[in-house]
Molecule: small-subunit ribosomal RNA
Organism: uncultured Syntrophomonadaceae bacterium
């Protein structure tokens, strides 16, 4: 893109086409083939005439009745306008419908028929004559429920049936002529034989008995016979084309053929009888499964792919199966007979029936109309026509099913209304959209006029023409007139009405035009794919808005395209799927030079044919279009005949270069068998000899005092062939390795002879084919699956160990598979070099030999052009080309399953498909990883030091517990964390008590100044009274602050989300490193710079280099300490002067020291020597207060870890509002079996305990530090000086150091616990503070595994301050004061950081993954069998039928010798052949099954941990064996194996 569709929502009008794709189910009702009376008897009958019965209405009456007779009956005749059931004719074989069969001469296309038929039609030619016999129909008898019959009887015909005549027909004979040529055809001449017919209707009287009028006369027209050509139509036969499947490889007995005969219209085994053994097939037969084919539609650039509903053209079918008659034509859709299912009538004996004709009805089913009108038109069938039949056919109806075309209005129109949504609250947007003015008048509607399709044919008239004796009467033609419309009062045209009566649907994450809100909250739900959805959802659902398409959208499902994804046009196989394990060779494909024929292939131009419609062009016609009408173009095909010869095939000649062959030579683990030869394990005997061996990461099992193991010396007997040995050799491949010797196959080099294309590949096919492995024998030394021990282990059915069969050896025979690999078929040509290594030639030089050159062959490595996704390959090609084979088509399932086949098994080869997934895979690339490698740093190890881990207590966390035990932080990087300090407060937590504009904010209105004190109840908030207080600016109106009170906006929330956020923080890490521009390589990813040699703490810094700069980072700039100068000098300092105490910078003075605090210097690998590349730098040294960054702080790159905080504060969102908000009072965060982290005391003599003395730094300080005196054992208390502090104060430093005294001890240690009794802050010390005092006097005797800090003023120890704080540190920030040991050095454990490698990781090794087993579910497999379906076979049985044989029964034409016989037939009856049907074993298919196998998928199950790194025992692959599972081990094999060494080649320098 499309569609006979269908569903879902919606839905004006018209025109044109379309409408059971499923159940070839099954059928009520109508209707869908009848016509002719001009073929024919025979009824029937409208009219006319006549007669007979009948006797209505009416008139007259003497009421008896005349009169009158309509309409009607019934008989008879005339003319037949006119009807029919029968005989008879033609038609029913066409028109209409279905696609079941059908893979086939079925169709399609081109041919043939010299093998053949054809009513009706047209033309020609000849007749048409004279006979006969019967039979429905009628009538009567009779059966039967009906359907329909029976028998007598009568009758006609264009029915039937002889003779007559007849050839140009038909046989048969015999000649010619022309065609073709396989039999043959056609003409002609002549002879024999045979063969036919029907009459009808209209006129008319030359004819006749002369009125009139007939028929056997005559005409005209239809019919009708014979024959010969035409038209159209049909039959048979041939080529070629025509769907899968080989998991269908062999099929066939009338089968191939040939003879005879029979049979057709017509050739054939079409049928029969005999006779021959043929005939199909790998270019795919049979056998199975599908299927009507076609012109054509749908789709493509086209070549192709798909499809065959409408139309049309062939074909096959008519319940289903079989037959045949009839007929020009059939094995017959509305015929016939038979069998079989169904359905219907039945009076049970018998009978009807066939919508796949048009409508309808039930059924299927996602799904497909009206039991409509009409012959008006076209077309058909009958008929002489008139006409009459026609469900083909023309119309309408139903359905938006499809194509087409129209319409739901235009123009103006900003106060950009209202209303919706959204928002940053300003506004934005539906939106000129709407209202509103002004038109219009398609379409609906109403009313009116209204076609075209109609021409014919027939009647009249008139004309002419034929024929006719005719003016009749027939046919022909013309012209006039008159007649015919279903659709339809329909198209259509006027007029009136009046924006009035017409818009939906999908989609809005990407592909893909179009976004925002609300709701949900991995829920509902969405989805072609990719995926979306777990609280801010552009993705669901719903709103607005947008985009699309439009009387329709959207959604299924089918087809094609995009898909180059079966690749002819047009692909691929080193590693993504993919080369056969390897030769050999059969068909078959392709094939060397040169001459010359042919002309199958090629190639040109012609002719024929390719149906119409379709399709394209142009032009018309319907208003337009879609539709349709006409013209042309195409129809790429196939047939014929003609010609050209280049190429390719045939054919004949030829040639030497392709292929062989012969000489001559030489390499080589090529192959087979015999036969020898040494080393070394084993084993046996003997000696020596003595406790041990052996084995391992360590070890046990094993051997060994019965004498091992070591050592000699002899023997045994298998296998195996060290060095040589080499990316060296040979073979086709697997494979081949000790010597000789037989016997054999191949390459390869030289130089010439020979053969002449003898080539090359190679389906099927033959043979070779590592290791395992079977089979029957042997052998058996060592090695060794399986097994057994022993260990390791959580477990060890492994990995090491001792053992130890099979087996490995061998003869023979199977087996046919390997990562059987160069993952790379095989053969020719051509396309730069360089450089090993093997095998031969030549050459040039040489006295030779070597070197060197040039050449073939083989095997290697670099490497160019070109190829490649890339990696790579590159003359040995994965380059360019040519021939031929094999193989691939998205992963699992699955090399499975079923079936074949081979094999003794094991198994091999062949080889699916349900199911399921949205990927699986190759190379390359950045990281991260590794029980990879290299190279480096770190208190990371190592070397020390002191400690947690034990007690006890403190403090903090988990658990637990409770009304509550607030919440937060949780590996390192939570745990003396936030919290620099919870008794009320703090506080967010419980329990009660209590307030709703609120404890706090703004904003209104009102009142009141504000505010202050007292009283009562209450726990307390709080409630209620009393009382003092009138303040401040004003333009005199008010107004600011402040308190009440009210009303509403609002407040508040330590309420959630730190996975929505901002900020701030932590961590890797003060580790060196993270990136950028332009450049270049690369297809990209990216890569270079950054990598390399050195170096450094350092991407520090030099030198090289397709890199060349640059940024953040390092360092450097700050700050504090070390040394110094300057320059200040108080509260600090004191060397001189001086003055003063008991003492004292206490005082003048000073400005030198100390010190204070501001500005500077110093240091910079700056010198020297050595070492390194003449570099960076590094070692040493000198000087120097400091020496290589002096030491310490601050300073944290890109970035990680959805790290940590919504409770520090900011903040989206949700969520509360008489409460999750505010207060108040007691509580509780201090709970207590118990686990953990950080601490502190200590377990003592390097110490406790008492007494004496010494020396600091940095701080703090007014609701504050608080001297000094006093008072208490004392915590402290009282009075008070000074100080906002270089002054004063807190303050006493401790260790230390000089004495005494303890003596090893649960003590004179330790110091918890307890009990009295006290201080201090604080309304307040009960829960629940700290200190004192006196008493008590526990654990602990240095602490398992295990684990932490620290390199120098550090470790360790000793005090001292501060912040918070009313009070409350063992916490924590800081201070100084004593003051060490060590360090080899980088193998190992943690962390880093640089290069490189592997990698199936990328949430990135806390990763990814495997198998079993349990549980669910699917699909599929085998399964005793159970049930069906089809196609064959064999046997029985055998309808109807045709066909053959009887035909003693029967019979109307014909002959005849005539009651009789013949001739011809005919029931009947056999027979051949058959359709249903039965019986039976067999295929085949499909369904179904206890049971059972695997396999696939599932959320967080179980067991282990096989693989990805060296995956912790490389890993795969074949094979065998073994175990729960992955799997483990035995032989062989491949590298698709990391690392290190070694050897050999190569490349740079």
């Nucleotide at each position: 893109g499309a569609c006979g569709a269908a569903c879902g929502c919606u839905g004006g009008c018209g025109g044109c086409g379309u409408g059971c794709u499923u159940a070839a189910c099954a059928c009520a009702u109508g209707c869908a083939a009848g016509u002719c009376g001009a073929a024919c008897g025979a009824a029937g009958c409208a009219a006319u005439u006549a007669a007979u019965c009948a006797g209505a209405c009416a008139u007259c009456u003497u009421c008896g009745g005349a009169u009158a007779g309509a309409c009607g009956a019934u008989u008879a005749a005339u003319a037949g306008a006119c009807u029919u059931a029968g005989u008879g004719g033609c038609g029913a074989a066409c028109g209409g419908g279905u696609g079941a069969g059908u893979a086939a001469c079925g169709c399609g296309u081109g041919g043939a028929u010299a093998a053949c038929c054809u009513a009706c039609c047209c033309a020609u030619c000849a007749g048409u004559g004279g006979g006969g016999g019967a039979u429905a129909a009628c009538a009567g008898c009779u059966g039967g429920a009906a359907a329909c019959g029976g028998c007598u009887g009568c009758u006609a015909a264009u029915a039937c049936c002889g003779c007559a005549u007849a050839a140009c027909c038909u046989u048969u004979c015999c000649a010619c002529u022309a065609c073709a040529c396989a039999a043959g055809u056609a003409g002609c001449a002549g002879a024999a034989a045979g063969c036919a017919a029907a009459g009808a209707u209209g006129g008319c009287c030359u004819c006749u008995u002369c009125g009139a009028g007939a028929a056997a006369g005559c005409u005209a027209u239809c019919a009708c016979u014979a024959a010969u050509g035409g038209c159209a139509g049909g039959g048979u036969c041939c080529g070629c084309g025509u769907c899968u499947g080989a998991u269908u490889a062999g099929c066939u007995a009338g089968u191939u053929g040939g003879u005879a005969a029979g049979g057709u219209a017509a050739a054939a085994g079409c049928u029969u009888a005999c006779c021959a053994a043929g005939g199909c097939c790998a270019c795919g037969a049979u056998c199975a499964g599908u299927a009507g084919c076609c012109g054509g539609c749908c789709u493509g650039a086209g070549a192709g792919g798909g499809u065959g509903g409408a139309c049309g053209g062939c074909c096959a079918c008519a319940c289903u199966g079989g037959g045949a008659c009839u007929g020009a034509g059939a094995c017959a859709c509305g015929g016939c007979c038979c069998a079989g299912a169904c359905u219907c009538c039945u009076a049970c004996g018998g009978g009807a029936g066939g919508c796949a004709g048009c409508a309808g009805u039930g059924g299927g089913g996602a799904a497909u109309a009206u039991u409509g009108u009409g012959c008006a038109a076209u077309g058909g069938g009958g008929g002489c026509a008139a006409c009459c039949c026609u469900g083909a056919c023309a119309c309408a109806g139903c359905g938006a099913c499809g194509c087409c075309g129209c319409g739901u209005g235009a123009g103006c129109g900003a106060a950009g209304a209202a209303g919706g949504c959204c928002u940053u609250a300003g506004g934005g947007u539906c939106g000129u959209a709407a209202a509103g003015c002004u038109c219009u008048g398609u379409u609906a509607u109403a009313c009116g006029g209204g076609a075209c399709g109609a021409a014919c044919a027939c009647u009249a008239u008139a004309u002419a023409u034929g024929u006719g004796a005719a003016c009749a009467a027939c046919a022909u033609a013309u012209a006039u007139a008159g007649c015919u419309g279903a659709c339809g009062g329909u198209a259509u045209c006027g007029u009136a009405c009046g924006a009035g009566c017409a818009a939906g649907c999908c989609c809005c994450g990407g592909c893909u035009a179009a976004c925002u809100a609300u709701g949900u909250g991995c829920c509902a739900g969405c989805a072609g794919c990719c995926g979306c959805g777990g609280u801010a959802a552009g993705a669901c659902a719903u709103a607005g808005g947008g985009g699309g398409c439009u009387a329709g959208c959207g959604u299924u499902g089918u087809c094609c395209g995009g898909a180059a994804u079966u690749a002819c046009u047009g692909g691929g196989c080193g590693u993504a799927a993919a080369g056969g394990g390897c030769a050999c060779g059969u068909a078959g494909g392709c094939g060397g030079g040169u001459a010359c024929u042919u002309a199958a292939g090629u190639c040109a131009g012609a002719u024929g044919u390719g149906a119409a419609a379709g399709a394209c062009c142009g032009c018309a016609g319907c208003u337009u279009a879609a539709c349709u009408g006409c013209g042309g173009u195409a129809u790429u095909g196939c047939a014929u005949a003609u010609g050209a010869a280049a190429c390719u095939g045939a054919g004949u000649a030829u040639c030497u270069u392709g292929a062989g062959g012969g000489c001559a030579g030489g390499a080589g683990a090529g192959g087979a068998a015999a036969g020898c030869a040494g080393a070394a394990u084993u084993c046996c005997u003997g000696g020596u000899g003595u406790a041990g061996c052996g084995g391992u990461g360590a070890a046990a099992u094993g051997c060994g005092u019965a004498g091992a193991a070591a050592u000699c010396a002899g023997g045994a007997g298998g296998a195996a062939u060290a060095c040589c040995g080499g990316u060296g050799g040979c073979g086709a491949a697997g494979g081949c390795g000790g010597c000789u010797u037989u016997c054999u196959g191949g390459a390869c080099u030289g130089a010439c002879c020979c053969u002449g294309a003898c080539g090359c590949u190679g389906a099927u096919g033959u043979g070779c084919g590592a290791a395992a492995g079977c089979g029957u024998g042997g052998u058996u030394a060592g090695c060794a699956a399986a097994c057994a021990g022993g260990a390791u282990u959580a477990g060890a059915u492994a990995c090491c160990c001792u053992g130890g069969u099979a087996g490995u050896c061998u003869a023979c025979g199977c087996c046919g598979u390997a990562a059987a690999c160069g993952a790379u078929g095989g053969a020719u040509a051509c396309u730069a070099g360089g450089u090993g290594u093997a095998g031969g030639a030549g050459g040039u030089a040489u006295c030779g030999a070597c070197c060197c050159c040039u050449u073939c062959u083989g095997u290697g490595c670099c490497g160019c052009a070109g190829c490649a996704a890339a990696c790579g390959c590159a003359a040995u090609a994965a380059g360019u080309a040519u021939c031929c084979c094999g193989c691939c088509u998205g992963g699992g399932g699955a090399g499975u399953a079923c079936g074949g086949u081979c094999g003794c098994a094991a198994g091999g080869c062949u080889g699916a498909a349900a199911c399921u997934c949205a990927a699986a895979g190759g190379a390359a690339u950045u990281g991260a990883c590794g029980g990879g490698g290299g190279c480096c740093c770190g208190c990371a190890c190592a070397a020390g030091c002191g400690g947690u881990g034990g007690a006890g207590c403190a403090u903090g966390u988990g658990g637990u517990u409770u009304a509550a035990u607030u919440c937060g932080a949780u590996g390192c990087a939570a745990c003396g964390c936030g919290a620099a300090g919870a008794a009320c407060c703090u506080u967010a937590c419980c329990a009660g008590g209590u307030c709703u504009u609120g404890a706090c904010a703004u904003c209104c209105a009102g009142a009141g100044a504000a505010u202050c004190u007292u009283u009562a109840g209450g726990a307390a908030a709080c409630u209620a009274a009393a009382g003092a207080g009138u303040g401040c600016c004003u333009u005199u109106g008010g107004g600011a602050a402040c308190u009440c009170u009210g009303a509403g906006a609002c407040a508040g929330g330590u309420g959630g989300u730190g996975c929505a956020u901002g900020g701030u923080u932590g961590u890797c890490g003060u580790c060196a490193g993270c990136u950028c521009g332009u450049g270049u390589c690369g297809u990209g990813a990216g890569a270079u710079g950054u990598u390399g040699g050195g170096u450094u703490a350092a991407g520090u810094c030099c030198c090289g280099c397709a890199a060349c700069g640059a940024g953040c980072g390092c360092a450097a700039c700050c700050c504090c300490u070390g040394c110094u100068a300057u320059u200040a000098g108080u509260u600090a300092c004191u060397a001189a002067c001086a003055a003063g105490u008991a003492a004292a910078g206490u005082u003048g003075a000073g400005g030198a020291c100390u010190c204070u605090a501001a500005u500077g210097g110093g240091a910079c690998u700056g010198c020297c020597u050595g070492u390194g590349a003449c570099a960076a730098g590094c070692a040493g040294g000198a000087g120097g207060a400091a020496g290589g960054u002096g030491g310490g702080g601050a300073u944290g790159a890109c970035g990680u870890c959805a790290a940590a905080u919504c409770a520090u504060c900011a903040u989206g969102c949700c969520c509360u509002u008489u409460a999750u908000g505010a207060u108040c009072u007691g509580g509780g965060c201090u709970a207590c079996g118990c686990a953990c982290g950080u601490g502190c005391u200590a377990c003592a003599a390097u110490g406790g305990a008492u007494g004496g003395u010494a020396c600091a730094g940095a701080g703090a300080g007014c609701a504050g530090c608080g001297a000094a005196a006093u008072c208490g054992u004392g915590a402290g208390g009282u009075c008070a000086a000074g100080c906002g502090a270089a002054u004063c104060u807190c303050a006493a430093a401790a260790a230390g150091c000089c004495a005494u005294u303890c003596u090893c001890a649960g003590u004179u240690c330790g110091g918890a616990u307890u009990g009295u009794a006290g201080u201090c802050u604080g309304c307040a010390a009960c829960u629940c503070g700290a200190c004192u005092a006196c008493a008590u006097g526990a654990a602990g005797u240095c602490g398992g595994a295990a684990u932490c800090g620290c390199u120098a003023g550090u470790a360790a120890u000793c005090g001292c301050g501060g912040a918070u704080c009313a009070g409350a540190a063992u916490g924590u920030c800081g201070c100084g004061g004593u003051g060490a040991a060590u360090g080899c050095g980088u193998u190992c454990c943690c962390g880093g950081g640089c290069c490189u490698u592997g990698u199936a990781c990328a949430c990135a090794c806390c990763g990814c993954c495997c198998g079993u087993c349990a549980c669910a579910c699917c699909a599929c497999g085998a399964a005793a069998g159970c049930u069906g379906g089809c196609a064959a076979c064999a046997c029985c049985c055998g309808a109807a039928g045709c066909c053959g044989g009887u035909g003693a029964g029967c019979u109307a034409a014909c002959c005849u010798u005539a009651u009789a016989g013949g001739a011809a037939g005919c029931a009947g009856c056999c027979g051949u052949c058959g359709a249903a049907g039965g019986u039976g074993g067999g295929g085949u298919u499909a369904g179904u099954a206890a049971u059972u196998g695997g396999g696939g998928u599932g959320a967080a199950g179980u067991c282990g941990u096989a693989a990805c790194a060296a995956g912790g025992u490389a890993u795969c692959c074949g094979u065998a064996c073994c175990g729960g599972a992955a799997g483990g081990u035995g032989c062989g094999g491949a590298u698709g194996g990391a690392u290190c060494a070694c050897c050999u080649c190569c490349u740079u320098u």